[in-house]
Context: one part of a larger RNA
RNA sequence: GAACGAACGCUGGCGGCAGGCCUAACACAUGCAAGUCGCGCGACAAGCAUCUUCGGAUGUUGAGGAGCGGCGCACGGGUGAGUAACACGUGGGAACGUACCCUAAGGUUCGGGACAACCACUGGAAACGGUGGCUAAUACCGGAUGUGUCCGAGAGGAGAAAGAUUUAUCGCCUUGGGAUCGGCCCGCGUUAGAUUAGGUAGUUGGUGAGGUAACGGCUCACCAAGCCUACGAUCUAUAGCUGGUCUGAGAGGAUGAUCAGCCACACUGGAACUGAGACACGGUCCAGACUCCUACGGGAGGCAGCAGUGGGGAAUAUUGCGCAAUGGAGGAAACUCUGACGCAGCCAUGCCGCGUGAGUGAAGAAGGCCUUCGGGUUGUAAAGCUCUUUCAACGGUGACGAUGAUGACGGUAGCCGUAGAAGAAGCCCCGGCUAACUUCGUGCCAGCAGCCGCGGUAAUACGAAGGGGGCAAGCGUUGUUC
Repeated sequence: GAACGAACGCUGGCGGCAGGCCUAACACAUGCAAGUCGCGCGACAAGCAUCUUCGGAUGUUGAGGAGCGGCGCACGGGUGAGUAACACGUGGGAACGUACCCUAAGGUUCGGGACAACCACUGGAAACGGUGGCUAAUACCGGAUGUGUCCGAGAGGAGAAAGAUUUAUCGCCUUGGGAUCGGCCCGCGUUAGAUUAGGUAGUUGGUGAGGUAACGGCUCACCAAGCCUACGAUCUAUAGCUGGUCUGAGAGGAUGAUCAGCCACACUGGAACUGAGACACGGUCCAGACUCCUACGGGAGGCAGCAGUGGGGAAUAUUGCGCAAUGGAGGAAACUCUGACGCAGCCAUGCCGCGUGAGUGAAGAAGGCCUUCGGGUUGUAAAGCUCUUUCAACGGUGACGAUGAUGACGGUAGCCGUAGAAGAAGCCCCGGCUAACUUCGUGCCAGCAGCCGCGGUAAUACGAAGGGGGCAAGCGUUGUUC
């Protein structure tokens, strides 16, 4: 000098754009953050119409809350604890999977038995159930058929489906290909310590088997005794990695907030289930710690989602509006959901822009300060006169963003008009480095200080004033990096 997710002190007019728990991966009240489909299914209550023995029955409608079923919930959002590792970066590879989407070929046949809902009885304080009975389906099961599918050398064997409605669409099954996404393997690169020198028994390799979507000690049985290591194994400490960011002429050094890619995690530890995909943040089970409810028998919970609270801290915001846009889930669609997102609120936290007036004005006014008492300086500065109205204020008008409808932002931005210099300047410094000097007070005191150093009676270095210098809605200080 530059930089910052900064903090602190003094000060503070406006706008645009961005950013905002770096600390306790500490604990969390409350609300919201993942649903949707009646064009898969049966029923219920509701409305309307008709009949009625006035109990009800039948038909129909499209909104409702449950249930079975489908798809989604593995995305999106958060955090950086762990991890020195094929985690990441980069370049390759072969033994794999891929719902929805695209494309191609073929099929969509015949049957069956249940379980919720519901009803009855019943347990429990609750959470939640139990027994019996009825029922539908695109739920479940069996048979048939069966391809370019699978197994097999071959013969041969195995192997599917589901319908719906508004009647021309949406589905369903098998198979091939594609696209996308993912799993796996390898070369190279990726912090410090030797005051860590040996480490390793599924360990290293083989045979066989199992397992997986897939290769593989991935697992197991047997066999061999290997494998890594001073080119640093092992151990310890620290750490998410990268594109990037900051600095620097560069080489390099430091760093990894925001944005983007990848990884890991979801109270702590472990495990699997479902599924195309998870060993699953707002799913399940077990154990643990903690909190809460309880009728003491037993239960409930997980903000490192968005707000918000306590705590910690030098320190970091609203329990806001909207699905209008973009994107996502479901749906044939209308649409529903979406704290993703779009916006608004708070904060000079940063960057950028603008303003706080312009011209004229010497009696060089008054006042202040200094003085050699002559004067000098503050100083064209003020006053006065003549103008202007950016921004802010007030009144009106009023968008783009939306493509036919649909605008949270928002009566916002912009535009027009009105009044009036009116509402808008501070902070640090002045011994040298380093731009800027005098007087008074103090008297090694009080104090200053980045370094050198000032202060003990004439202090340009302390404190105040006048003057000056620098930057400016900021200015200084502290911290950190180059």

Source information:
Predicted 3D model of a 482-nucleotide part of an RNA (small-subunit ribosomal RNA, 5' domain) from a cold seep metagenome. Its mean pLDDT, the model's own confidence on a scale to 100, is 87. The full RNA is in RNAcentral, with records from SILVA.